[in-house]
């Protein structure tokens, strides 16, 4: 130095919960707060998950229909679910 690796320091992120914004919802964003994190840094590219505004089906009212109530759907979200990709601090063994 490089590559596995993870002891120490130092410096960093920041899960529940709370209080405010935003969103339909799921989430998210600011602040407070630390369960945890060595990629808990950065990409939504596969797989999962979590939501369903609009859409489409059904039932059922109805002259129609709307409205309701069930189902399906990601184009919405999650990288703190898992695998890819990129880039990155320290440095004992």
């Nucleotide at each position: 130095u490089g590559u596995u690796c993870g002891a120490a320091a130092a410096g960093g992120c920041a899960a529940a919960c709370c209080c405010g914004g935003u969103g339909a919802a799921a989430g998210u964003c600011g602040g407070g707060g630390a369960c945890g994190c060595a990629a808990a840094g950065c990409u939504a590219u596969g797989g999962g998950u979590c939501u369903a505004a609009a859409g489409c089906c059904u039932u059922g009212u109805u002259c129609a229909a709307a409205g309701a109530a069930g189902g399906c759907u990601a184009u919405g979200a999650u990288c703190g679910c898992c695998a890819a990709g990129c880039u990155g601090c320290c440095g004992a063994a």
Source information:
The RNA shown here (c-di-GMP-I riboswitch aptamer) has 93 nucleotides and comes from an Anaerolineales bacterium. It was read from a public genome assembly, where an Rfam model found it. NCBI's taxonomy places the organism under Bacteria, Bacillati, Chloroflexota, Anaerolineae, Anaerolineales. The model forms 95% of the base pairs in the Rfam consensus. It matches the Rfam family "c-di-GMP-I riboswitch aptamer". From the family's description: GEMM was predicted in a large-scale screen for bacterial structured RNA regulatory elements. Its family is annotated with cyclic-di-GMP binding in the Gene Ontology.